[in-house]
Molecule: Bacterial RNase P class A
Organism: Planctomycetota bacterium
RNA sequence: CCUGUUGGACAGGCGACCGCGUCCGGGCAUCGACCCGGCCGAGGAAAGUCCGAACACGACAGGACACGGUGGUGGCCAACAGCCACCGGCCCGCUGCGGGUCAGGGACAGUGCCACAGAGAACAGACCGCCUGCGGGCAACCGCCGGCAAGGGUGAAACGGUGCGGUAAGAGCGCACCGCCCGACCGGUGACGGUCGGGGCAGGGCAAACCCCACCGCGUGCAAGCGCAAGCAGCUCCAUGGACGGCUUCGUCGUCCUUACCGCGGUCCGCGGGACAGGGGCGGGUGGCGUGCAAGAGGACGUCGGCAACGGCGCCCCGAGAGAAAUGGUCGCCACGGAACCUCGAACUCGAAGUUCCGAACAGAAUUCGGCUUACGUCCAACACGCAGA
Numbered sequence: 001c002c003u004g005u006u007g008g009a010c011a012g013g014c015g016a017c018c019g020c021g022u023c024c025g026g027g028c029a030u031c032g033a034c035c036c037g038g039c040c041g042a043g044g045a046a047a048g049u050c051c052g053a054a055c056a057c058g059a060c061a062g063g064a065c066a067c068g069g070u071g072g073u074g075g076c077c078a079a080c081a082g083c084c085a086c087c088g089g090c091c092c093g094c095u096g097c098g099g100g101u102c103a104g105g106g107a108c109a110g111u112g113c114c115a116c117a118g119a120g121a122a123c124a125g126a127c128c129g130c131c132u133g134c135g136g137g138c139a140a141c142c143g144c145c146g147g148c149a150a151g152g153g154u155g156a157a158a159c160g161g162u163g164c165g166g167u168a169a170g171a172g173c174g175c176a177c178c179g180c181c182c183g184a185c186c187g188g189u190g191a192c193g194g195u196c197g198g199g200g201c202a203g204g205g206c207a208a209a210c211c212c213c214a215c216c217g218c219g220u221g222c223a224a225g226c227g228c229a230a231g232c233a234g235c236u237c238c239a240u241g242g243a244c245g246g247c248u249u250c251g252u253c254g255u256c257c258u259u260a261c262c263g264c265g266g267u268c269c270g271c272g273g274g275a276c277a278g279g280g281g282c283g284g285g286u287g288g289c290g291u292g293c294a295a296g297a298g299g300a301c302g303u304c305g306g307c308a309a310c311g312g313c314g315c316c317c318c319g320a321g322a323g324a325a326a327u328g329g330u331c332g333c334c335a336c337g338g339a340a341c342c343u344c345g346a347a348c349u350c351g352a353a354g355u356u357c358c359g360a361a362c363a364g365a366a367u368u369c370g371g372c373u374u375a376c377g378u379c380c381a382a383c384a385c386g387c388a389g390a
Stems, first nucleotide, its partner, number of pairs: 001386001003384008012334007020041002023038005043362001047373002050371005055221004062269004067217005072086005087104001088102005105212002110210002112206003127152002129148003133144004160178006180199008225291004234282005241257007261273004298317002301314005336359006343352003
């Protein structure tokens, strides 16, 4: 210096003129319209609607199953599938320990799959082969009984790896180291790591297959809800249990109960309501206003604690609230990035000044907040590969 990865900052500034919106004050004694003045007026993603929550309703309070979510350890947080740190596996580099990535509990609870190739794919296996013996042959070699799984081959993967010894040839057959299992001790909150000792030399992979284990989980959502105003016009059918009392004893009114029925995401229990609600047909009215609606798990600065995420304390600040949806346009200057010319610095690269030209991304709140993901311009930092120079 090129490229890539990871992380961070910003998302232009100032002025003038014209034009918008809520609110406040005035013109105005009052209403409306209008006029004047003033504070304020989109994002870092406002997007996606993928997680979590606040809040509201399902009157209140639960249990179990099913279903769904998460999955190393510890911490942060209101919470989370988020964030921080650490541990471990794998990859790149290195031997200086750095960077990246992980859907990271369990394969001895069970079921299932591993095509094709290959002798053989889980307690398997002899295709090419190696060796002893016997027989045939001049020889090369062939055949039979037996031993072998170390060498080669097939495959994504072959029932531990490397080396030495041993053997007829071989094999954890034996030994050393690694690996695996068991135990003790040490370090650490823990995942885990280290040291020592012993042991048989070992039942492969896939759970992002069903599943098992641990933990967590009610539902719907601001078009949730709450209130006010205005207005009409009701009629009819279905299905409706029991007890008691009153009356005008046809019948109707009231009280109580629960088995119908309704609600609590699905099911059961349980709880609440309850003969109400509900369903069908015909017809009428309204669709307006307020609230929810922005002072918060809020923000800036300082300080203390913590590796960090973050937390405590102090002090200051109030940054859109529309209601079919507002914040825009023009001009000038400056800043930023790029190109060309030219001047200077010893000077190629490089850096600085001046002139001219060009560019300036993704994109618009609608209850709010913490995250994640996606889109995108400029700049900065770290790391990695490569190249060049000292």